[in-house]
């Protein structure tokens, strides 16, 4: 200098108004939100991952398995990532149908930070 183990901490955002109607933050009009990585230049919607969920096999979790949405225009060497303009999508349970309410979840988790000691 480099690599392996270790340990902390952190790590997801949004319903304001208004109709309807016994009843909606779930239905309608408008409104509002956008995890983590990486990409020639900044991405909800370009890849990849995570989360959700389904099977199995076991009860310590592992394997598979599934997973949403974008165009056109301008700049520029270089952008589905900037700027303009139009759109597009968002588990599971619960409840008058929920991306926002309320649950599993004072949980996992992509990964971000850091810390201290030891061997080679």
């Nucleotide at each position: 200098a480099a690599u392996a183990a270790u340990c902390u901490u952190c790590g997801g955002g949004g319903c304001g108004g208004g109709g309807u109607g016994a009843a909606a933050u779930u239905c309608c009009c408008c409104a509002c939100c956008g995890g983590c990585a990486g990409u020639u230049a900044a991405a909800g919607c370009c890849u990849g991952c995570g989360a959700g969920c389904c099977u199995u096999u076991u009860u310590g979790a592992a394997a598979g398995g599934u997973u949403g949405a974008u165009u056109u225009g301008g700049u520029g060497a270089a952008a589905u990532u900037c700027c303009a303009a139009a759109g597009c999508c968002g588990a599971c349970g619960g409840u008058a149908c929920a991306g926002u309410c309320c649950g599993g979840a004072u949980g996992g988790a992509a990964g971000a930070a850091g810390a201290a000691a030891a061997a080679a």